[in-house]
Molecule: transfer RNA
Organism: uncultured Negativicutes bacterium
RNA sequence: GCCGGAGUGGCGGAAUUGGCAGACGCACUUGACUCAAAAUCAAGCGCUUCACGGCGUGCCGGUUCGAGUCCGGCCUUCGGCA
Numbered sequence: 001g002c003c004g005g006a007g008u009g010g011c012g013g014a015a016u017u018g019g020c021a022g023a024c025g026c027a028c029u030u031g032a033c034u035c036a037a038a039a040u041c042a043a044g045c046g047c048u049u050c051a052c053g054g055c056g057u058g059c060c061g062g063u064u065c066g067a068g069u070c071c072g073g074c075c076u077u078c079g080g081c082a
Stems, first nucleotide, its partner, number of pairs: 001081007010026003019065001028044005046055003058074005
């Protein structure tokens, strides 16, 4: 230099005929239980907002009524070829 794979909440990891994004698990927070803790149970757990709502899939654009998914360029990383 060329070819191919991967990048999604704090972590792992789903969602592929383009049609509700964060399922599920872990971690964490609060509460219950306990003398106290562990275990267990309940609720919560990205950003913004008083709320309603809006935004959020590595970054920047594009296509589309609609993009994590398709197209272009770039970044990081893994593998192959030279």